[in-house]
Molecule: transfer RNA
Organism: Anaerolineae bacterium
RNA sequence: GUGCCCAUAGCUCAGUGGAUAGAGCGUCUGGUUGCGGACCAGAAGGUCGGGGGUUCGAGUCCCUCUGGGCAUGCCA
Numbered sequence: 001g002u003g004c005c006c007a008u009a010g011c012u013c014a015g016u017g018g019a020u021a022g023a024g025c026g027u028c029u030g031g032u033u034g035c036g037g038a039c040c041a042g043a044a045g046g047u048c049g050g051g052g053g054u055u056c057g058a059g060u061c062c063c064u065c066u067g068g069g070c071a072u073g074c075c076a
Stems, first nucleotide, its partner, number of pairs: 001072007010025004018056001027043005049065005
């Protein structure tokens, strides 16, 4: 350089065209406890890597850029 894959909550990941994007762990608050852990209840936390396009409708499809991973190189 070329090809392929990935990017969604603080972390690990679901969601592969249909309305308000979810789970586990973690964090915070309350309960419980002599204190803590565990357990129970609740809450906060995202405009889905950036931009553009298709569509009535995009996390999802297309183009481009950025970042990461894997594979592949010396031909004429």